[in-house]
Molecule: transfer RNA
Organism: Pseudomonadota bacterium
């Protein structure tokens, strides 16, 4: 300076054109003398940023930013 990969909840990953889902943590109850396991319910992401394409985008396309890798 090139090619490739990969950014989604706090944290680890799903989802690959119809308005995002688990697991863990986190809160509330149930169980226990109490704790911890276990159950059961609840909150929690404008999907790196900016533009395009579409009736419609996390999902395609384009520049950028970050992270990782190979090549020079």
């Nucleotide at each position: 300076g090139g090619g490739c990969c990969u950014g989604u909840a706090g944290u680890u990953c799903a989802g690959c054109g119809g308005u995002a889902g688990a697991a863990u943590a986190c809160c509330c109850g149930g169980u226990u003398u109490g704790c911890a396991u276990c159950c059961g319910g609840g909150a929690g992401a404008u999907c790196g940023u900016g533009g395009g394409u579409u009736c419609g985008a996390a999902u395609c396309c384009c520049a950028c930013c970050g992270g990782g890798u190979c090549c020079a």